This is a predicted structure of a 395-nucleotide RNA (Bacterial RNase P class A) from a Terriglobales bacterium.
Of the family's consensus pairs, 94% are formed in the model.
Rfam family: Bacterial RNase P class A. From the family's description: Ribonuclease P (RNase P) is a ubiquitous endoribonuclease, found in archaea, bacteria and eukarya as well as chloroplasts and mitochondria. Rfam links the family to the GO terms ribonuclease P activity, dimeric ribonuclease P complex and tRNA processing. By type it is a ribozyme.
The gene name in the source record is rnpB.
The organism belongs to Terriglobales, within Bacteria.
RNA sequence: CAGCUGGACCGGACGGCCGCUCCCGGCGCAAGCCGGGGGAGGAAAGUCCGAACUCCACAGAGCAGUGUGCCGGAUAACGUCCGGGCGGCUGUGUUCAAGCACAGUCGACGGCUAGUGCCACAGAAAACAGACUACCUCGCCGCAAGGCGGGGAAAAGGUGAAAAGGUGCGGUAAGAGCGCACCGCCGCAGCAGUAAUGUUGCGGGCAGGGCAAACCCCACACGGAGCAAGACCAAAUAGGGGAGGAGUUCCGGCGCAAGCCGGAACACGUGCUGGCUCGGCGCGUUCAACUUCCGGGUAGGUCGCUAGAGCCGCUCAGUAAUGCGCGGCCCAGAGGAAUGGCCGUCCUGCUGGUCUUCCAGCAGACAGAAUUCGGCUUACAGGUCCAGCUGCCAC
Repeated sequence: CAGCUGGACCGGACGGCCGCUCCCGGCGCAAGCCGGGGGAGGAAAGUCCGAACUCCACAGAGCAGUGUGCCGGAUAACGUCCGGGCGGCUGUGUUCAAGCACAGUCGACGGCUAGUGCCACAGAAAACAGACUACCUCGCCGCAAGGCGGGGAAAAGGUGAAAAGGUGCGGUAAGAGCGCACCGCCGCAGCAGUAAUGUUGCGGGCAGGGCAAACCCCACACGGAGCAAGACCAAAUAGGGGAGGAGUUCCGGCGCAAGCCGGAACACGUGCUGGCUCGGCGCGUUCAACUUCCGGGUAGGUCGCUAGAGCCGCUCAGUAAUGCGCGGCCCAGAGGAAUGGCCGUCCUGCUGGUCUUCCAGCAGACAGAAUUCGGCUUACAGGUCCAGCUGCCAC
C1' cells in the first nucleotide's frame, strides 16, 4: 500500500424561492394574517420475543396446553446481553508422535442406567447381537486341487452415518479384556471453585450403540385481548320513559261496589268553509296533536398522545453487561393521515468528448413515524475510524 474478516460511526453539504403540519406570542367578531420555534430512521420494516399502560376475567388447588432448559451475573422484563465451563471445527506454536498451550469460531448444551418408539439404503447382522468372504480344528469323500458336514472364534476383509472400547505386548489350534501396560470409560473419596466443572488418589475388565428440533420424564415460568385498548362530551332523524296538555251537568241501561256503555245540553280544542269574526258542517275532550324533561346509542368532538425504564457529558464501582451520583438538554405528534417541490454552487461515483487541467450528461443506497419503550431478525450505494489476518514493496 492492497485485499479479506470483525466492531463502532456517518449515510450527501450550503444557500434561495414556493408550500404542508404542530406549538408559542401579537392582531382580528370571525375567516385568517404577521413574527418566532419544532418536524422521520438506523433500521421508522418484519410484528418474532419481553415489558409499561388500558379494559375484561379471577376464592384456593390441580389437570390440560404453551414456552424455556450447562453455570453465574446484568435488567422493569426477556427466548436479550455480559462473564465463565464443557464439546465440535479451523489456525498458530511446540513435540518423533499421541498430546499440550494459545487464538478465532460454532453449539435448543437438562434427562435415552424411568418407560415406549424409530434407525432409510447397503449389509450376514442395526440391539435379548450376528457370520458373507476369510481363519482354526475334527470327521468323511477325493490321486490331487478341493468338496461336504460338526465344532471353535470374532482378530482380518467387506457394508454403512453408526458394527458392542482403542494402541501395543503376551497368550492361543485360531482367537478373544483371556492376561498385562498406557489411553478412554464407570464408581467412590479427597482437594480447588458460589456453581457449571476441573484435578488427584483408590477400586472395577468394561457394563450403558445413536436419536428427546421422537413421544415422554424432570425443573421453572405463563389468565385473555390490545391505543380500532379505553375514558369523557354529545347533534339531526327514528325508537323508549316521565310530566303538562281542552269537562261539567242531566237522563237511561248493566253492576254488590269501583266503574263501564249509550244519548242529550252547554263549554272547550281542532279541521274544513271563509280576507277576518260570528255562523254552518265534521272530529275530539285524558286518546292524541302539541309543549317540555329524562335516558341509551350513532355522526362529530376532546382526552389517552408523548418528559420518557428519555438523550448527552463527566466521576466512581465492576473483567464486562450494567449501575450509583453530579451537571446539562427538550428532541414530530398527524388523524383519508404533515415532514414536500423547484433552482443555484459544491462533494462523491460512472459514462462520453478532450484525454493533467477542462466540458457535457446521468446517478447518490435501504427505506417512510401512527400509544410508548428494551431486544432479535432482515434490507442497505458509498464513506470514515479501530483491531486481527494474508499478500506485495522499501529500509